Predicted 3D model of a 99-nucleotide RNA (THF (Tetrahydrofolate) riboswitch aptamer). The sequence was found by an Rfam model in a public genome assembly. Rfam family: THF (Tetrahydrofolate) riboswitch aptamer. Rfam links the family to the GO term tetrahydrofolate metabolic process.
């Protein structure tokens, strides 16, 4: 100086367990405000997660039991753990290898 490369946070699916609702809270969805995180360093979005308020939709129950309460569903539930995929929005620098 060129030119390939690796590597994170973490997202989704999927499995197992273990909870929460099922007298409907969650889960998606609008809207306001704050806050977070983004490869080994900086700098960071209009993208990406979350908190608080808020609005609007809104559900699968069935059996058993004397009760309490179980047992099998169900819910775009939730939380852990395995898998498997996919991964720095993009900027500069560094790392490895070749030349």
């Nucleotide at each position: 100086u060129g030119a390939a490369g690796a590597g994170u946070a973490a997202a989704a699916a999927u499995u197992c367990a273990g909870g929460c609702g099922u007298g409907a809270a969650g889960u998606g969805c609008u809207g306001a405000c704050g806050g977070g995180a983004c490869g080994g360093g900086g700098a960071g979005u209009u993208g990406c997660c979350g908190g608080u308020c808020u609005g609007a939709c809104g559900a699968a129950a069935a059996c058993c039991u004397a009760a309490c309460g179980g047992u099998u569903g169900c819910g775009g539930u939730c939380u852990g753990a395995g898998u498997u995929u996919u991964g720095c929005a993009u900027c500069c620098c560094g790392c490895u290898u070749c030349a």